[in-house]
About this RNA: This is a predicted structure of a 374-nucleotide RNA (Bacterial RNase P class A) from a Planctomycetota bacterium. It is recorded under the gene name rnpB. RNAcentral holds the sequence, with entries from ENA. Its mean pLDDT, the model's own confidence on a scale to 100, is 77. It matches the Rfam family "Bacterial RNase P class A". Rfam describes the family as follows. Ribonuclease P (RNase P) is a ubiquitous endoribonuclease, found in archaea, bacteria and eukarya as well as chloroplasts and mitochondria. The family's RNA type in Rfam is ribozyme.
RNA sequence: UGAGGAGCUCGGACGGCCGCUCCGGGGCGCACGCCCCGGGGAGGAAAGUCCGGACUCCACGGGCCAGGUGGUUGCUAACGGCAACCGGCCGCGAGGCCAGGGAAAGUGCCACAGAGAACAGACCGCCUACCCCGCGCCCUCGGGCGCGGGCGGCAAGGGUGAAACGGUGCGGUAAGAGCGCACCGCGGCGUCGGUGACGGCGCUGGCAGGGCAAACCCCACCCGGAGAAAGACCGAAUAGGGGGACGUUGGCGACGGCCCGCGCCGUCCGUUCCCGGGUAGGUCGUUCGAGGCCGGGCGCGAGCCCGGUCCCAGAGAAAUGGCCGUCCCCCUCCUCGGAGGGGACCGAAUCCGGCUUACAGAGCUCCUCACGUC
Numbered sequence: 001u002g003a004g005g006a007g008c009u010c011g012g013a014c015g016g017c018c019g020c021u022c023c024g025g026g027g028c029g030c031a032c033g034c035c036c037c038g039g040g041g042a043g044g045a046a047a048g049u050c051c052g053g054a055c056u057c058c059a060c061g062g063g064c065c066a067g068g069u070g071g072u073u074g075c076u077a078a079c080g081g082c083a084a085c086c087g088g089c090c091g092c093g094a095g096g097c098c099a100g101g102g103a104a105a106g107u108g109c110c111a112c113a114g115a116g117a118a119c120a121g122a123c124c125g126c127c128u129a130c131c132c133c134g135c136g137c138c139c140u141c142g143g144g145c146g147c148g149g150g151c152g153g154c155a156a157g158g159g160u161g162a163a164a165c166g167g168u169g170c171g172g173u174a175a176g177a178g179c180g181c182a183c184c185g186c187g188g189c190g191u192c193g194g195u196g197a198c199g200g201c202g203c204u205g206g207c208a209g210g211g212c213a214a215a216c217c218c219c220a221c222c223c224g225g226a227g228a229a230a231g232a233c234c235g236a237a238u239a240g241g242g243g244g245a246c247g248u249u250g251g252c253g254a255c256g257g258c259c260c261g262c263g264c265c266g267u268c269c270g271u272u273c274c275c276g277g278g279u280a281g282g283u284c285g286u287u288c289g290a291g292g293c294c295g296g297g298c299g300c301g302a303g304c305c306c307g308g309u310c311c312c313a314g315a316g317a318a319a320u321g322g323c324c325g326u327c328c329c330c331c332u333c334c335u336c337g338g339a340g341g342g343g344a345c346c347g348a349a350u351c352c353g354g355c356u357u358a359c360a361g362a363g364c365u366c367c368u369c370a371c372g373u374c
Stems, first nucleotide, its partner, number of pairs: 001370010012327007020041009043345001047356002050354005055227004067222004071085005086100001087098004101218002106216002108212003123158002125154003131150008166184006185207001186205008231284004241275007250268004255263002291310008328343007
């Protein structure tokens, strides 16, 4: 200098004017409210709502089913998250990716191609040692040799496939083959190191057991349900429910033999008072929290502990906005220092820890490889 790898931070700045919302203080006002002063007011993802919790209500005697997770050791309130390590694959490397338990418990599947796809198979090919047939040659007439075929042998080579029943090499053989041997792979045993996943070494077995479990299944662990429209409290007007009192000529009915009056009881109505339920509405839950920042200590790390310091949105159809100026960045144009345009993804709604996804641009740290120079 070029090409990369890992991690982190920011994500327009300042000022003026006009607004919106919440809180505190003051003034006016019966009150609704209005005015003044001061302060707070979106994000790294507020998003998707995927996972885990806090909190609330319901259920609760135990279990099954369903569902989820899946190397090891840790971290954490918990997790399907994170860290370190182990194993496999990829990369020259820094590093990246992996649902990464069990396929000798059982079942199932393995398309197409191919002869054969799981207690396999012989298409091309290789072989003629053994046995049989035909032809030719030789012959010491017993037979021998060669060629072709049959009966057979083989699985080395070719070919198919994602995958062909260990791989490479030497020996061996008619040709071959773990048939024998060496190394590699694999299984078993032992030993050493490690908390562990696992690794090193030695001995041993000619090799058994193809792949797929984000197929059923088996094993281990986790798991009650619903979610702030959770839930708690206050609670009108009107209508309706229950009860009490009054009605000095209210209505109706019953009783006192009948009528009238009167009394009493029941019911309806009227007036008035009380009680309780629901609705509208209001209040709480609601923002101080597994909190932020700074410093110290422990740990490789995720993280934990201690001290100091700060209060940092809480709306309810939903505020967090608009205009102007200067600067910053990007694009375009030209008369070259001016003009014009633009500023990513996106916006809280009970809160927190993660994951995933979107994102113009800017900056920082560490590391790798190649080339060059000293």